Predicted 3D model of an 85-nucleotide RNA (c-di-GMP-I riboswitch aptamer) from a Bacillota bacterium.
The model forms 95% of the base pairs in the Rfam consensus.
RNA sequence: UACCGAUAAAGGCAAACCCUCCGAAAGGUGGGGACGCAAAGUCCACGGGCCUAAAGCAUUGAGCUAUGGCGGCCGGACUGCCGAA
Numbered sequence: 001u002a003c004c005g006a007u008a009a010a011g012g013c014a015a016a017c018c019c020u021c022c023g024a025a026a027g028g029u030g031g032g033g034a035c036g037c038a039a040a041g042u043c044c045a046c047g048g049g050c051c052u053a054a055a056g057c058a059u060u061g062a063g064c065u066a067u068g069g070c071g072g073c074c075g076g077a078c079u080g081c082c083g084a085a
Stems, first nucleotide, its partner, number of pairs: 004083002012037002017032003021028002035072001041078003046075003049070003056064002
C1' cells in the first nucleotide's frame, strides 16, 4: 500500500415519527428524534430496478407515459477515519 473489518480508539451520518417550508405527487429543505449504517460520503452527466403522473395521449373504461424522484434498492466510479486477526 492492497485486501479485510475488531466487544479496539477517535469520531461521523441519521430511519420511522413530529413541526416548518417547497412540490401536482413521488419526494426534498430546516429543526427535533434515533431504526440502523464501515462509506447510510459524492455521482442518476454509466447500467438495472422501484416510486409518482402535473402536462400530454387514450377512454367506456379506470389506463399509458418521465422530461420528475429514490445513492438508506443494487451494480459501477471517485474520495475518506483507524489498523487487530
Its Rfam family is "c-di-GMP-I riboswitch aptamer". Rfam links the family to the GO term cyclic-di-GMP binding. Model confidence (mean pLDDT): 88 of 100.